[in-house]
RNA sequence: GCCUCCUUAGCUCAGCUGGCCAGAGCGUUCGUUUUGUAAGCGAAGGGUCGCCGGUUCGAAUCCGGCAGGAGGCU
Numbered sequence: 001g002c003c004u005c006c007u008u009a010g011c012u013c014a015g016c017u018g019g020c021c022a023g024a025g026c027g028u029u030c031g032u033u034u035u036g037u038a039a040g041c042g043a044a045g046g047g048u049c050g051c052c053g054g055u056u057c058g059a060a061u062c063c064g065g066c067a068g069g070a071g072g073c074u
Base pairs, nucleotide, nucleotide: 001073002072003071004070005069006068007067010026011025012024013023019057028044029043030042031041032040050066051065052064053063054062
């Protein structure tokens, strides 16, 4: 230098044939239960979907560029 893949909640990830309000598990907080703790059950909070642009009535999803990470080739 070239090629491929990845980037979504504190962590691990799903969603990527464009459209219901962006989700799950774990963790956190609160409630419930217990003599008490843990476990169980219920709820809440937590996100510029890496960044900047483009296409579109509409973008996490399609296109371009950039950044970071992983692998490969020379």

A computed fold for a 74-nucleotide RNA from Paeniglutamicibacter antarcticus, annotated as transfer RNA. The RNAcentral record of the sequence draws on ENA and Rfam. It matches the Rfam family "tRNA". Rfam classes the family as a transfer RNA.